[in-house]
Molecule: RNase P RNA; transfer RNA
Organism: Anaerolineales bacterium
């Protein structure tokens, strides 16, 4: 040089003018409101002066989007509600260790896989002997089976060289080795054994279990030894183990103001206890009023039960009967459920942090300690914008100047040679190239996207530059 | 800003809970029937299930990033 892998960091600069937000500083030549002091006057009022405070305007300063501000997918902060609990359901996370305010995030580490010659990149991982489901089509059978097959008995047939031996049936058994199906079919490979076989036995070698030893903080490594234990997958299906997690969300929340109909819907409507006061002194009965308990209705406990808060369960009339008692109408009220109804106004929450940056010191590293400096957007329909100029990368286009091909199997000099030829050496004009340096010009010309309480993270877009580590290949030393 | 839901044929809308071949009505094509047309009858075509990934023998359905489209939420009494 020319490919690639990792990781960080920028992701357009500078000036002129013109405008937009916030924050402040000034105003003698500047709006309007307060409230105070002083002065005049026909005086509980008016009229002017002085400083102050807001507020409008002017004009000076200073600050003004991002790595993702996005998606809203996780984690927190902060702020309200619920907080006596107790079950259930719904959630989320899952090798291991560590970081952190906390996570589904980082770092490290391990196990089992894929892809690269490589640097590296990726993928999954708590349990399938708790138990339940499922496995479609095919297949005999999808978790324990027998279609064809392989063997053996009874029995029947058929052939021969005939007390046999082959072959067919049928029927009872045995077996899982071999075909076949399928994504998937019960350990391979040898041998024994057997009527056929078959972990049924044996050797090797995979795999699993339970035991013990050494290395480790674990995860898990290496090693040893015992059991023939060899019955699948799926848990991004229900479940089971462990550990998180109470619910809404800055349109939470507060605190002023302004307007409207404080309109309308929606139930239950009972049975006692205690207690005051009155009416005849007591008891007893009635009127009347306060507590309560049983039942019943409303809501709330941002799922449901149980429980438990809170709140009503009241008043008027009409009928039958006229002793108790039944039945019906009608108004009414709580809760803030529901419907309708008015406003679409400011302040606040909200810009000082798990804050940036430096340096030190620790830690393998994510991170942690100290320390020093800095102050760094807050709109409300929504500011950070527009347009010239010149620049810088970058992209195309052309010219020149090197440099490479071509020109050259040719031309010219030397050497050899009788020639044909052969070796050797030097260089133009002209042509083509910018898919090879360098330099000039001349056009174009910055990507994705924009805060909305606020931070950590993840994920998704993303033109282009530029740094550092590292692989591979070729070249030269 | 914050919340919750929806995508299957040209339209509308099941199938998603329990993974197994996509499927209904309109509409579009032939054919018949009619003089012709409607309307009826038979018969047919027509699908990246929003899109990319993963789990799993197998995804429209189950688990995740991404588009796109609808809905709902303020104070006040």
């Nucleotide at each position: 040089c020319a490919g690639g892998u990792c990781g960080g960091c920028c992701g357009g600069g500078c000036g002129g003018c013109c405008g937009c937000g916030g924050c402040u500083c000034c105003g003698c030549u500047u709006u309007g409101c307060g409230a105070g002091c002083c002065c005049g006057c026909a005086a509980u009022g008016c009229g002017g002066g002085c400083a102050c405070g807001c507020u409008a305007c002017a004009g000076g300063g200073u600050c003004g989007a991002g790595g993702a501000a996005a998606g809203u997918c996780c984690g927190c902060a902060c702020u309200c509600c619920a907080c006596g609990g107790a079950g259930c359901a719904c959630g989320g996370u899952g090798c291991c260790g560590g970081g952190u305010a906390a996570c589904a995030c980082c770092c490290g580490g391990g196990g089992c896989g894929g892809g690269g010659c490589a640097a590296c990149c990726u993928g999954c991982c708590g349990g399938a002997u708790c138990g339940g489901g499922c496995c479609a089509c095919a297949g005999a059978a999808a978790c324990a089976u027998a279609c064809c097959g392989c063997u053996g008995g009874c029995g029947g047939g058929a052939g021969c060289a005939a007390u046999g031996c082959u072959c067919c049936c049928c029927u009872c058994a045995g077996c899982a080795a071999g075909g076949g199906u399928g994504a998937a079919a019960a350990g391979g490979u040898g041998g024994u054994g057997u009527a056929a076989g078959a972990g049924a036995c044996c050797a090797c070698c995979g795999g699993c279990g339970c035991c013990c030893g050494c290395a480790g903080c674990a995860a898990u490594g290496c090693a040893g030894g015992c059991g023939g234990c060899c019955a699948g997958g799926c848990a991004a299906c229900c479940c089971c183990c462990a550990c998180c997690a109470g619910g809404a969300g800055c349109a939470a929340g507060g605190c002023c103001a302004a307007a409207c109909a404080g309109g309308g819907g929606c139930a239950a409507u009972g049975c006692g206890u205690g207690g005051g006061u009155g009416g005849c002194c007591c008891a007893g009965c009635c009127a009347u009023c306060c507590a309560u308990g049983c039942g019943g209705g409303a809501g709330g406990c941002u799922g449901c039960u149980c429980g438990u808060c809170u709140c009503c369960u009241g008043c008027u009339c009409c009928c039958c009967a006229a002793c108790c008692g039944g039945g019906g109408a009608g108004c009414g009220c709580a809760g803030u459920c529901c419907c309708g109804g008015g406003u679409a106004g400011g302040c606040u929450g909200c810009a000082c942090c798990a804050g940036g940056c430096g340096c030190g010191c620790u830690g393998a590293g994510a991170g942690g300690c100290g320390u020093g400096u800095c102050g760094c957007a807050g709109a409300u329909a929504g500011a950070u914008g527009g347009u010239c100029g010149c620049c810088c990368a970058g992209g195309c286009g052309c010219c020149a100047g090197g440099c490479a091909g071509g020109g050259a199997u040719g031309a010219c000099g030397c050497c050899g040679g009788c020639a044909a030829c052969g070796g050797u050496g030097u260089a133009a004009a002209c042509c083509u190239g910018c898919u090879c340096c360098u330099g000039a010009c001349g056009c174009u010309g910055g990507a994705c996207a924009g805060a909305a309480u606020g931070c950590g993270g993840c994920u998704u877009a993303u033109a282009g530059g530029u740094c550092g580590a590292c692989c591979u290949g070729a070249g030269c030393u | 800003c914050g919340g919750g839901g929806u995508g299957u044929a040209g339209c509308g809308c099941a199938g998603u809970u329990u993974g197994g071949c996509a499927g209904c009505g309109c509409a579009c094509c032939g054919c018949g029937u009619u003089u012709g047309g409607g309307a009826c009858g038979c018969g047919g075509g027509g699908g990246u299930c929003g899109g990319c990934g993963g789990u799993u023998c197998a995804a429209a359905u189950c688990c995740g990033c991404c588009c796109a489209c609808c809905c709902c939420g303020a104070c006040c009494a």